Description: RNAcentral holds the full RNA, with entries from ENA. This is a predicted structure of a 1223-nucleotide part of an RNA (large-subunit ribosomal RNA, half B) from a Candidatus Melainabacteria bacterium. Its Rfam family is "Bacterial large subunit ribosomal RNA". The source organism's lineage runs through Bacteria, Bacillati and Candidatus Melainabacteria. The prediction has a mean pLDDT of 85.
[in-house]
Context: one part of a larger RNA
RNA sequence: CUCUCUCUAAGGAACUCGGCAAAAUAACUCCGUAACUUCGGGAAAAGGAGUGCCUCUUGGGGUGAUCUGACUUCGCGUCAGUGAGCACUUGAGGGGUUGCAAAAAAUAGUCCCAGGCAACUGUUUACCAAAAACACAGGUUCCUGCUAAGUCGAAAGACGAUGUAUAGGAGCUGACGCCUGCCCAGUGCUGGAAGGUCACAGAAGUCGGUUAGCGUAAGCGAAGCUGGCGACUUAAGCCCCAGUGAACGGCGGCCGUAACUAUAACGGUCCUAAGGUAGCGAAAUUCCUUGUCAGGUAAGUUCUGACCCGCAUGAAUGGCGUAAUGAUCUGGGAACUGUCUCGGAGAGAGACUCGGCGAAAUUGACAUGUCUGUGAAGAUGCGGACUAGGUGUGCCAGGACAGAAAGACCCUAUUGAGCUUUACUGUAGGCUGGAAUUGAGCGCGGAUUUAAGAUGCGCAGGAUAGGUGGGACCCUUUGAAGCAAAGUUUUCGGAUUUUGCAGAGGGGACGGUGAGAUACCACUCUUCUUGGAUCUGCGUUCUAACUUUGACCCAUGAAUCUGGGCAAAAGACAUUUCCUGUCGGGCAGUUUGACUGGGGCGGUCGCCUCCCAAAGAGUAACGGAGGCGCGCAAAGGUUCCCUCAGGCAGUUUGGAAAUCUGCUGUUGAGUGCAAAAGCAUAAGGGAGCUUGACUGUGAGAGAGACAUCUCGAUCAGGUGCGAAAGCAGGCUUUAGUGAUCCGACGGUUCCGCAUGGAAAGGCCGUCGCUCAUCGGAUAAAAGUUACCAUAGGGAUAACAGGCUAGUCUUCUCCGAGAGUCCAUAUCGACGAGAAGGUUCGGCACCUCGAUGUCGGCUCGUCGCAUCCUGGAGCGGUAGUACGUUCCAAGGGUUUGGCUGUUCGCCAAUUAAAGCGGUACGUGAGCUGGGUUCAGAACGUCGUGAGACAGUUCGGUCCAUAUCCGGCACAUCCGUUAGAGAUUUGAGAGGAUUCUUCCUUAGUACGAGAGGACCGGGAAGGACUCACCUCUAGUGUACCAGUUGUCUCGCCCGAGGCAAACGCUGGGUAGCUAUGUGGGGAGCGGAUAAACGCUGAAAGCAUAUAAGCGUGAAGCCCACCUCAAGAUUAGAUCUCUUAGACUACAGGUAGAUUACCUGUUUGAUAGGCUACAAGUAUAAGUGGGGUUAACCCUCUCAGCUGAGUAGUACUAAUUAGUCAUAAG
Repeated sequence: CUCUCUCUAAGGAACUCGGCAAAAUAACUCCGUAACUUCGGGAAAAGGAGUGCCUCUUGGGGUGAUCUGACUUCGCGUCAGUGAGCACUUGAGGGGUUGCAAAAAAUAGUCCCAGGCAACUGUUUACCAAAAACACAGGUUCCUGCUAAGUCGAAAGACGAUGUAUAGGAGCUGACGCCUGCCCAGUGCUGGAAGGUCACAGAAGUCGGUUAGCGUAAGCGAAGCUGGCGACUUAAGCCCCAGUGAACGGCGGCCGUAACUAUAACGGUCCUAAGGUAGCGAAAUUCCUUGUCAGGUAAGUUCUGACCCGCAUGAAUGGCGUAAUGAUCUGGGAACUGUCUCGGAGAGAGACUCGGCGAAAUUGACAUGUCUGUGAAGAUGCGGACUAGGUGUGCCAGGACAGAAAGACCCUAUUGAGCUUUACUGUAGGCUGGAAUUGAGCGCGGAUUUAAGAUGCGCAGGAUAGGUGGGACCCUUUGAAGCAAAGUUUUCGGAUUUUGCAGAGGGGACGGUGAGAUACCACUCUUCUUGGAUCUGCGUUCUAACUUUGACCCAUGAAUCUGGGCAAAAGACAUUUCCUGUCGGGCAGUUUGACUGGGGCGGUCGCCUCCCAAAGAGUAACGGAGGCGCGCAAAGGUUCCCUCAGGCAGUUUGGAAAUCUGCUGUUGAGUGCAAAAGCAUAAGGGAGCUUGACUGUGAGAGAGACAUCUCGAUCAGGUGCGAAAGCAGGCUUUAGUGAUCCGACGGUUCCGCAUGGAAAGGCCGUCGCUCAUCGGAUAAAAGUUACCAUAGGGAUAACAGGCUAGUCUUCUCCGAGAGUCCAUAUCGACGAGAAGGUUCGGCACCUCGAUGUCGGCUCGUCGCAUCCUGGAGCGGUAGUACGUUCCAAGGGUUUGGCUGUUCGCCAAUUAAAGCGGUACGUGAGCUGGGUUCAGAACGUCGUGAGACAGUUCGGUCCAUAUCCGGCACAUCCGUUAGAGAUUUGAGAGGAUUCUUCCUUAGUACGAGAGGACCGGGAAGGACUCACCUCUAGUGUACCAGUUGUCUCGCCCGAGGCAAACGCUGGGUAGCUAUGUGGGGAGCGGAUAAACGCUGAAAGCAUAUAAGCGUGAAGCCCACCUCAAGAUUAGAUCUCUUAGACUACAGGUAGAUUACCUGUUUGAUAGGCUACAAGUAUAAGUGGGGUUAACCCUCUCAGCUGAGUAGUACUAAUUAGUCAUAAG
């Protein structure tokens, strides 16, 4: 010193994030018990009283002698009563009696008030979270009719369930009470089926290839085969239409208005699917915020009650209440205490010494100092100065950017992984249609085809003309016109069919019309009817496939299985297989850019022009300015012609500008579009004719890493303009853009997988990319991680250091102004200049194979820009008080309430309650409240996973010290012979304080009120040193009391244990503080600011230049302590067998060692004796008392650790070692 305990004066939470920890409470009996309440609780509420021992009385319980009565089987019988005695048990009451204390030890609730959350008992992160999280009974929604839904499985099969809707599954909410509003636009889910869209499959038709044949050739081309397209049929899904919120979810803005003001019941307007109802509300939700008011407190960022301005409450992601419950969270109170003021003492276990045994991390090597500077920017190791004799032991933790763990934060990686989703791509599975398994009927449809029949109305026209061709005649007793009935159709006028009557006619060529007769015949179109055929859809029936069941029979002696039989159900459905579409984070694989004064957010990414750019080219930055992603058939080519803008003057409407005229006008105009460079010989303006906005070629140059890009004469062909020379391969120039692959179109004298052809390919031309992350990873890609991981980075952030000093702080200069007047007593604008390195920053230099981060506690230390105390100047200084400035760092610089706070506000004091540095000093010193892992909740954001310098509850702080450093203690050697003593003091450290009162003096001063300097005295606070006489604490066996139990055979009397005193009352020595005593003294010195004397330079003036003074808590002495390793090792005295050590008895000393005393010539320790002091009247005897507890007497007795003294009884015995040499 640490740990585990015991006690503690006075105070009593002042401690602290927080009463953490500790203390307190505690048993039994009796009394008594509030709000509230779900009437059960709350409740052991709270709060009180009693409790030992002895004795007496009495009640209950047990046993039951004796006696009495009745019965009797006459037995020592049975039943009913009586109730002595006995031992025990359980209560009550009276009396006595002891102690500090009677549940005497041990065991053994602290309580109350108020709030949040969760109803409750329960469950949970084995090993940092026990909770408000989970569960829960209850509520509610959805699904499920049994081969159930759901789940597992490839399937068989199983669970569900040997259950059957009062059942099972899934979701949300979470007892109970009062309630649960509006929105169906979005997203889900459910329903709907008219329409749209739509796959496989089927398929009319059509296009191409081939070629028998035809053709001189070009070419045409049947059938078949083959490739493509494909009307039409075709489900779910989606679109669509509804419903649905205890489905996912959502639930507004602006303006105006009342006779004070304020506010707005009221009005207007916009938007919406609807605009938040009840309730609650600065809340687990409120940023601003410590909102405002009230309560509680001396003081309240917390707490409670209100208000409502709800950043960002709100109704089963439930809202609001709520008794009871809670190792829950928050605030307050009582009691209690060492939590604290402020510490102290004691015990035991370690530590330390000795003996035995004996690890670990760590470790480049170490001959391992301080300051200051430097330096990869914080040095034992470099420079300089200083300090330091060598070596250990015990302690402390400031440093060794100490140890431990290739940093978990941050960034990076074309590194992962978990999770999410309306990322991308798939996929299990569900749904869906087609084909197969798969058969037979019937009914109703559809399509195609065939046969017959019907149908056809613009206008004109007899009137309802389908088209074309033929055609002049056709129909008719095999029944014409007409009439009647019935049917079909309709453009409402008719057309037409059948039947009946009837009994002989009816129609055509003509005029009109594009077309002329249904007069007749043939072919045929639209629409419809009927019949047949083929294909097909739907419905329905059947039974034989397939499926299922049976309490039935057989194999079978067991079999809920299997097979067969019988019976039943269902039935071509279902099941299964292949193909198809759709849904599909259920599951899987992946993607999710770069630059970047860290990253993210923002911005940017290609091209053109200018500046930067330093007179060739080129040249960076998240430097400064702008543009482009086109346009033009003329705005191109050519030939010819012209000159602009502006100004001045003039001129009808007419103006600053319209058109016209004159003069002037070198470029200021114009040039399609940004800028620059150009352009009047025009590249600007106009007119004519035109297409060179051509094909092929490309000498030779320029730029570029490359890919690419740019310029370009000539030659050939053909062309335009021009008389011609000539010019023309777009545009005054520089932007107007995109590689390759893939695909498409046109051309082609290329190729043609046995041959021929074809397909496919090549070549030439053209087209398709905001591939804009623009040299383009893929046709096709977003998030989240606090559950996280790996590789790395101080190449890169957060802390600290460093550099810098914008910001910050301080000062100075100037002096507009105000201060009645007056810049400068005081304040000081607009400006200027410095210093500092405490703020916020900038930079990214050490550290990412780790430099622990806020605040508090503890312990300091330094600066001074001084808060107080000391000394001065000035004042708008009368005094007191105060303002400002100068000197000054010696000392000091409070306690509380709130909050994690630093800070701050508040209360009460004070002489004052200073500002900063020190890794925002200090975590190998403590704490761990905050921040900053994993759990959970609220608000907000997000579809979601999740997120939030928002809030809230909870949440592992390791360590034996090697070196330096520091505090102590030793040892060796040295100090020039060796010893024993006494000292000097170079140097170092400590201390250094302040207040109040009295007096001077109610004086100076002042109108008064008030009220001193200077000087003298007293008391006190804080700090500090020492001590134990007093007070107080402790005092582990010094004394006494006492409970339970055991032992000494029992009684008596003692002893042990009940932590490392059982508990309780006291207490010597010692150690202590709260107690006592002392300390900060100087008429010393030198100074600071300041004030002076004499006094020139400079005849004056001047405190200064020579000279001489005054002057501070500050400096040096003085005071206290250490100190000659002060290696400069000092001095003085004594001694020369001096002395020292060992050993032994010990303590005034002490971890060990050392130191000190003593060692028989002795009081060193023990013992003994006496005393002091403590305790409190021993045992025993006698007596009293009820033969009791107990009391009295001998007896202020007895006992007693450390104290004081005396006394050799015991033990310090005998001895040993070194030194023995030098001057």